[in-house]
RNA sequence: GAAGUAGAUCAGGCAGUCGCCGCAUUACCCAUGGUAAUGGGGAGGAAAGUCCGGGCUCCACAGGGUAUGGUGCUGGAUAACGUCCAGCGGGGGUGACCCCAGGGAUAGUGCCACAGAGAGAAGUCCGCCUGCCGGAGCCGUAGUGAAGGCAGGUAAGGGUGAAAGGGUGAGGUAAGAGCUCACCGGGUCCGGCGGUGACGUCGGAUGCCAGGUAAACCCCACCAGGAGCAAGACCUAAUAGGGGAGCGUUAAGGGCGGCCCGUCCAUGCUCCCGGGUUGGUCGCUUGAGGUCGUCGGUAACGACGAUCCUAGAUGAAUGACUGGCGCCUGCCUUCAGGUAACUGGAGGCAGGAACAGGACCCGGCUUACGAUCUGCUUCAACC
RNA sequence: GGUCCCAUCGUCUAGUGGUUAGGACACCGGCCUUUCACGUCGGUAACAGGGGUUCAAGUCCCCUUGGGAUCA
Numbered sequence: 001g002a003a004g005u006a007g008a009u010c011a012g013g014c015a016g017u018c019g020c021c022g023c024a025u026u027a028c029c030c031a032u033g034g035u036a037a038u039g040g041g042g043a044g045g046a047a048a049g050u051c052c053g054g055g056c057u058c059c060a061c062a063g064g065g066u067a068u069g070g071u072g073c074u075g076g077a078u079a080a081c082g083u084c085c086a087g088c089g090g091g092g093g094u095g096a097c098c099c100c101a102g103g104g105a106u107a108g109u110g111c112c113a114c115a116g117a118g119a120g121a122a123g124u125c126c127g128c129c130u131g132c133c134g135g136a137g138c139c140g141u142a143g144u145g146a147a148g149g150c151a152g153g154u155a156a157g158g159g160u161g162a163a164a165g166g167g168u169g170a171g172g173u174a175a176g177a178g179c180u181c182a183c184c185g186g187g188u189c190c191g192g193c194g195g196u197g198a199c200g201u202c203g204g205a206u207g208c209c210a211g212g213u214a215a216a217c218c219c220c221a222c223c224a225g226g227a228g229c230a231a232g233a234c235c236u237a238a239u240a241g242g243g244g245a246g247c248g249u250u251a252a253g254g255g256c257g258g259c260c261c262g263u264c265c266a267u268g269c270u271c272c273c274g275g276g277u278u279g280g281u282c283g284c285u286u287g288a289g290g291u292c293g294u295c296g297g298u299a300a301c302g303a304c305g306a307u308c309c310u311a312g313a314u315g316a317a318u319g320a321c322u323g324g325c326g327c328c329u330g331c332c333u334u335c336a337g338g339u340a341a342c343u344g345g346a347g348g349c350a351g352g353a354a355c356a357g358g359a360c361c362c363g364g365c366u367u368a369c370g371a372u373c374u375g376c377u378u379c380a381a382c383c
Numbered sequence: 384g385g386u387c388c389c390a391u392c393g394u395c396u397a398g399u400g401g402u403u404a405g406g407a408c409a410c411c412g413g414c415c416u417u418u419c420a421c422g423u424c425g426g427u428a429a430c431a432g433g434g435g436u437u438c439a440a441g442u443c444c445c446c447u448u449g450g451g452a453u454c455a
Stems, first nucleotide, its partner, number of pairs: 001379010012325001014323005020042002023039007044355001048366002051364005056228004063261004068224005073087005088102001089100004103219002108217002110213003125158002127154007137144002166184006185209002187206008232282004242273006253265004289308008327352011384454007393408004401438001410426005431447005
């Protein structure tokens, strides 16, 4: 220098002019409001996608079972998670490093197109071998027997395929085969050691070697009641349907937002209240909150102390212009260092500055995107 | 703002994970006709984008992009 890899930080700042939305104080007015002045505040790392999880609210207090959906190595973190941290195993890369929906295929079922004989306790198409029939040819009267046919054995070899029931060698056999043996690979069982554990390692036994697919049905373990701030609550003249609380009876029916169990409830009596909306108010922003320090922990994170208050709009505000400064890129001038490649400083000109806008809140993930810095790896050149 | 659904030739659509993604209309070319239309024969033309699972993906899973529906 090039290529790469992991992480961190920032998201230009200042002044002036003109505006926008809340809040506080004061003044004025035609006064549950409006106007003006002053002061103070006013988007993000993703506010986005709405993919997960939680708070909060209502439905019944959220119970049991089942359906359905989700998750799936181990240990931990957390309010919770499909997130995060640390590890284990597997895979990729020369490497830094990265990726893994990573339980079960010996519970059962399904599927494996085309090709191929056979796609699953499989299979004889070619081949190899045996027996019988057959008889070409050889030989010359005793035999040997090719092609072909039939019956059988065989998974070594060929061939098909993504995939054909471990691999190499030897023995064995009519030919073959874990049929037997040696070595290698894998599985299962037992035991020792290390580890909380996933697992690792060592030793022994067993020829056990029976494909893949569960992001196919399914099995096992664990988790989840449903809906969502347009949830939900309150306020405003008048009438009706109606609503709420208490007591009592019945169990047909209804509610509990898939179904069942379980549980609650009607009619009746007494008392009380009015309904609704595109209007207004609350919910609404002080919160699993931010910053700093100390301590514990490898880390995620937690504990303690100090300190800060930092949008709350509702057709929906947070903007525009100008000036100079800072940052980046290109070109030019000049200075310094160096043999050189080049590096650094100063000045001038031109250009650039991304993705993107809260709508109840928070923790994550994913996606979009600009700049700077740091650690590390590989390659090349020079000293 | 919340909750859902969909995406296949130019248009409307079919498509159990398995041959070269099928059909209709439209378009193009030939035939027929004096010519056009009709008819007939042939052709062009698509799985929204990316990644994963699998021997194999339009189909299964995840993330984006675009479109639509519904809730006061």